Small-subunit ribosomal RNA from an uncultured bacterium, 1490 nucleotides, folded computationally.
[in-house]
RNA sequence: CCGCUGCAGAGUUUGAUCUUGGCUCAGGAUGAACGCUGGCGGCGUGCAUAACACAUGCAAGUCGAACGGAGUACUGAUGAAACCUAGUGAUUUAGUACUUAGUGGCGGACGGGUGAGUAACGCGUGGGUAACCUACCUGGUAUUGGGGGACAACAGUUAGAAAUGACUGCUAAUACCGCAUAAGUCAUUUUGAGGGCAUCCUCGAAAUGGGAAAGGAGCAAUCCGAUAGCAGAUGGACCCGCGUCUGAUUAGCUAGUUGGUGAGGUAACGGCCCACCAAGGCGACGAUCAGUAGCCGAACUGAGAGGUUGACCGGCCACAUUGGGACUGAGACACGGCCCAAACUCCUACGGGAGGCAGCAGUGGGGAAUAUUGCACAAUGGGGGAAACCCUGAUGCAGCAACGCCGCGUGAGUGAAGAAGUAUUUCGGUAUGUAAAGCUCUAUCGAUGGGGAAGAAAAUGACGGUACCCAAGUAAGAAGCCCCGGCUAACUACGUGCCAGCAGCCGCGGUAAUACGUAGGGGGCAAGCGUUAUCCGGAUUUACUGGGUGUAAAGGGAGCGUAGGUGGUGAUGCAAGUCAGAAGUGAAAGCCCUCGGCUCAACUGAGGGACUGCUUUUGAAACUGUAUGACUAGAGUGCAGGAGGGGUAAGCGGAAUUCCUAGUGUAGCGGUGAAAUGCGUAGAUAUUAGGAAGAACACCGGUGGCGAAGGCGGCUUACUGGACUGAAACUGACACUGAGGCUCGAAAGCGUGGGGAGCAAACAGGAUUAGAUACCCUGGUAGUCCACGCCGUAAACGAUGAAUACUAGGUGUAGGGAGGCAUAGCCUCUCGGUGCCGCAGUUAACGCAAUAAGUAUUCCACCUGGGGAGUACGUUCGCAAGAAUGAAACUCAAAGGAAUUGACGGGGACCCGCACAAGCGGUGGAGCAUGUGGUUUAAUUCGAAGCAACGCGAAGAACCUUACCAGAUCUUGACAUCUCCCUGACAGAGUAUGUAAUGUACUUUCUCUUCGGAGCAGGGAUGACAGGUGGUGCAUGGUUGUCGUCAGCUCGUGUCGUGAGAUGUUGGGUUAAGUCCCGCAACGAGCGCAACCCUUGUUGCCAGUAGCCAGCAGGUAAAGCUGGGCACUCUGGCGAGACUGCCGGAGACAAUCCGGAGGAAGGUGGGGAUGACGUCAAAUCAUCAUGCCCCUUAUGAUCUGGGCUACACACGUGCCACAAUGGCGUCAAACAAAGAGAAGCGACCCCGCGAGGGCAAGCGAAUCUCAAAAAGGGCGUCUCAGUUCGGAUUGCAGGCUGCAACCCGCCUGCAUGAAGCUGGAAUCGCUAGUAAUCGCAAAUCAGCAUGUUGCGGUGAAUACGUUCCCGGGUCUUGUACACACCGCCCGUCACACCAUGGGAGUCAGUAAUGCCCGAAGUCGGUGACCCAACCGAAAGGAGGGAGCCGCCGAAGGCAGGACUGAUAACUGGGGUGAAGUCGUAACAAGGUAA
Repeated sequence: CCGCUGCAGAGUUUGAUCUUGGCUCAGGAUGAACGCUGGCGGCGUGCAUAACACAUGCAAGUCGAACGGAGUACUGAUGAAACCUAGUGAUUUAGUACUUAGUGGCGGACGGGUGAGUAACGCGUGGGUAACCUACCUGGUAUUGGGGGACAACAGUUAGAAAUGACUGCUAAUACCGCAUAAGUCAUUUUGAGGGCAUCCUCGAAAUGGGAAAGGAGCAAUCCGAUAGCAGAUGGACCCGCGUCUGAUUAGCUAGUUGGUGAGGUAACGGCCCACCAAGGCGACGAUCAGUAGCCGAACUGAGAGGUUGACCGGCCACAUUGGGACUGAGACACGGCCCAAACUCCUACGGGAGGCAGCAGUGGGGAAUAUUGCACAAUGGGGGAAACCCUGAUGCAGCAACGCCGCGUGAGUGAAGAAGUAUUUCGGUAUGUAAAGCUCUAUCGAUGGGGAAGAAAAUGACGGUACCCAAGUAAGAAGCCCCGGCUAACUACGUGCCAGCAGCCGCGGUAAUACGUAGGGGGCAAGCGUUAUCCGGAUUUACUGGGUGUAAAGGGAGCGUAGGUGGUGAUGCAAGUCAGAAGUGAAAGCCCUCGGCUCAACUGAGGGACUGCUUUUGAAACUGUAUGACUAGAGUGCAGGAGGGGUAAGCGGAAUUCCUAGUGUAGCGGUGAAAUGCGUAGAUAUUAGGAAGAACACCGGUGGCGAAGGCGGCUUACUGGACUGAAACUGACACUGAGGCUCGAAAGCGUGGGGAGCAAACAGGAUUAGAUACCCUGGUAGUCCACGCCGUAAACGAUGAAUACUAGGUGUAGGGAGGCAUAGCCUCUCGGUGCCGCAGUUAACGCAAUAAGUAUUCCACCUGGGGAGUACGUUCGCAAGAAUGAAACUCAAAGGAAUUGACGGGGACCCGCACAAGCGGUGGAGCAUGUGGUUUAAUUCGAAGCAACGCGAAGAACCUUACCAGAUCUUGACAUCUCCCUGACAGAGUAUGUAAUGUACUUUCUCUUCGGAGCAGGGAUGACAGGUGGUGCAUGGUUGUCGUCAGCUCGUGUCGUGAGAUGUUGGGUUAAGUCCCGCAACGAGCGCAACCCUUGUUGCCAGUAGCCAGCAGGUAAAGCUGGGCACUCUGGCGAGACUGCCGGAGACAAUCCGGAGGAAGGUGGGGAUGACGUCAAAUCAUCAUGCCCCUUAUGAUCUGGGCUACACACGUGCCACAAUGGCGUCAAACAAAGAGAAGCGACCCCGCGAGGGCAAGCGAAUCUCAAAAAGGGCGUCUCAGUUCGGAUUGCAGGCUGCAACCCGCCUGCAUGAAGCUGGAAUCGCUAGUAAUCGCAAAUCAGCAUGUUGCGGUGAAUACGUUCCCGGGUCUUGUACACACCGCCCGUCACACCAUGGGAGUCAGUAAUGCCCGAAGUCGGUGACCCAACCGAAAGGAGGGAGCCGCCGAAGGCAGGACUGAUAACUGGGGUGAAGUCGUAACAAGGUAA
């Protein structure tokens, strides 16, 4: 350079936002398991748990060409006895073939299994051996002479149940033992040359000494062996560098320990072992101890760096029931060998023996869970053999299991009547769905039949009649699982009703569940699909890559300083780090790329890459390091100065407080919200004088000074630390930081001894309170003070570690210096402090900003969700209190930070309102009316519930209404539509009859027509349906109340902010008002306000009847009664008028306010209608409408009677009173407005005491009627009494309405004559034509008003003012509230459950230590007993052995400790639970700031 590769987020804290931070999900993987399902093939994989115990079979044998025998068969020879001559044939001998127990050789140290142990030179990697071995194999050198004695087998005897032996005798060898020889080798000595890395190594020479052998096969050639050397190869052994888990709540460990000398031992080095000597060795760079673990190539994951794992395959190690030991051998301290001990199992004649599946199968057991007691040595390999061959559970194959990966199939085309069925539906349809059926076609796989390999070099094939090929023929034999609220692809119906259930997180379910269950449909994957478990990822959530610490978790309380880490400027050298080149190594497999082989793929072959590492070597010299020698800018020393509550000690001072003494003086003092306790007539408090004592130092005094921090304040003296400034003499990097360590360290507390005025925990008393172990008050002890000693913690805070450098400014303050000037001073510059504001930058934001929280570097400390918990245990320190260090189980899905909008506050500021205040009149007391609660009842129908339910729905319950109760009756229905049939009537009217009532019977009367019928009405039938004042106002529409006629509520664009949001809408004025003005990063707009509308107040014009009557005329008893008129009143149309328009003042030259003029009216003239965005799940399913649910011979419909009117009681709203501003009587009898009237209002007249009745005019109304207005006025009487007040209640007699006044109407007359003498706490209305008071009318209505809605008459008082109560608005502040203070929330106690600490103890385990005992066995000693080989004639010797002894030594025993675990009466706190109890600690000034 090219190429390759290559990083995704989401949900969840909040009303919303940003951030911190945890939890959870989507991906991949697995030796897996479980659930449902399951067609085929290929390739792999398959006890993870009990290294638990094992029945049975097999897994290591082979060689007769090492040897002697034995057996069988055969051949030849021999040929006894006998038969009898055909031969059979004992015996003996020679040989051939086969088999083989034993001797002998080689192999059983490989292959196969497992992972218990092991934290180690065990493993990995790279080196070393000048400190080593290596059978078989290869190459090469030299040999192979001659002897000897035994022991198995075998035979005999014998012990034993057996296993297994014992004795006697015979025998062979490639078994064993001497002798000879010795090229080379080994040992010793001498010596030469060369080399190296210290010991030393290599090649030679000489001398002396030691030490070999085996034969077999073959006719033979020859082959296979044997011996001694050398070399190679292979395999091993030892040593070293580096790497290799967690815990310090394990900090000290070590006696063969560390080293030396000498001897021993080994293949070899070495304390490997022994004797002696020395006192070392390891450790904060983590020794020792404890826990866990086989290590690696690699596997999984990841963008990578990493993290996790160590199944299969491969390398190494360790182990073979547990522990110890050696033997043999080239090699073992030996899985299928030996000895001993222990546990277990088996056999036994009880004397004694046997065994070891962590080999392949298999069994039991354990477990969620893991296969056949298969075939074959055909291939590959291994052992033996000369070979044939034998052995081989290694291996090759097959079987079982969807356990994994890969591949294939379950059909393809066409097919709309969009079939049926199913689901749903707005009933029209829609979906399933070209899907099916039907038609045409194909045959992969499976099944059937036929052929049939490669794997094998000559023969030999378990697999296997397998792979593969062909044929015929049928769509036939082959689809499930999970999911469908968000994350996350996919929706409806029914059932259920906080139940049943779901759930990975958030969370669903309390009657309309896309979240539970089922169905239809849909989505995903597919012979699988889900779940569970585990690992990595996402998680930058341990941050090397790649995080943080002001407030979220996190800076040590501060300094000094050790180790360590880091370190100024030149020069030169070196080359440890660093960089580059080369070489070796980094096994194979795996991974990546390319190309091949199985039809493809999985799988597999070949080549290449990579293996980021280690080692060696050659270079480079910038940087780091190191060495040398310099420098002065860092740092320090010296010199000259000024500043300072820096520290320690001693002394001194005045004010105040208290106490004591004395004087004066008298009744209180003191204290509080108010009081009381307390003090005081024994003289207090107050005041004067004197004295005593202790403690603290007013003013100055200041975000001013000093100190490392804690901290330091009257004055003087002594001693003493540090900083700063100036100048530039000296040293020459001496520096920074700082784990451990040491020192200092407020207050409280502790010890000893003093001191004690004031203050003041504890304590006592008084108050407060429901309580008050508090807040308040009166007292008061420790303590506060001093000396000495401890403690060692604080919100020890700037919640901000130390050091250095750099990065705009402005303005104070205090210390020093320099310069200048116009010098009581001012200005400029500068060093080091101490504050404020502010740019860039930074921050989640708040904020920080040269005194950084900015930009960089160095070092230290600390953090990793909340709670449990700064707790427990352990350890250290402390006299104690306690401090330091510091977990886990369990539990939650949050806990936090900053900022935003609201709401709230016993926070603040401003403003308004009959909110208070000032007034007037009421309610609350009595009686009655009415509504409600409660109670009662067969029923007392239902609703309304603080304000904003309660004379409310109801503008009017005797029946009806009526919904309630009792009884009775009807069932397509009282009411609507459709279908069918019948009739021409039915209804109505009348008559009769009858019931409690609805009934029953009779009489009477259809229309149109094209004559088909149609309309209408009734009856009957069937089913769709009707009906419901049944439920849900928390499923809804509509309507309404309320805050509130309060002045607010929003939007567009722009701007600011990461964002929620802000700005506008805040501010200064002003208003009844977000009304208006001014200002302003805002500019505009909308809904509200105001105005437009109605009414009322003044007036003009027009009009003039049913209204009016001034003038004219007529006229009556009287009267607008009449003519006439429209002037006036009035009626009702259209106008005018009021706008801060004018003047003066205030104000900012504004808006606006104050005053005035004029005017009927003056600053929205009065009143009404008009109700913004929204709040209260406010009210109403019983006005109406309506979803869903429920009833359907009843929860529907009809009727009679009853009830809604009950009555110990409580409350609301009213009426009428309690009287003289009054009652009563009477008189001539005065003055309205607004309404209503035909099934009506009803005059006049007559009757009645009266309610009323009779007759009847007028009027559908400015005409007539209701209709009399009343209070008022005049006169009289009553004279303060329960009355000539008051009228309840009751009796009698009547009237009216109505089918009907008993329950249950109103009115009248007569009689009766109750409570009540102005109303407690508390509470309501009202600001002017208002309150108060007086009557009138209307709606509803047959009748029924003290209610309601209107109308007019008479007609006041008071408002200083906004401190307080209530409600509201704006701004601001705090907040842990957001269901929004009726909020949130803390602790004890009681109950249940869970885990855990302590606990008299008890039990178990682990690893050591000390002592005892001491198996097997090596080594050493001894060896009187025994012994074939050699020597010797023999005796005997050499040599060896048994036995015995000694050291060591496993298991075992004893002992005291250590550590770990389990368990325990009781006990401690913790956590979690339904709506328990007690208080109210915190959040607002949380009501005593925390």
The sequence is in RNAcentral, with records from ENA and SILVA. The prediction has a mean pLDDT of 84. Rfam family: Bacterial small subunit ribosomal RNA. Gene Ontology terms of the family: structural constituent of ribosome and ribosome.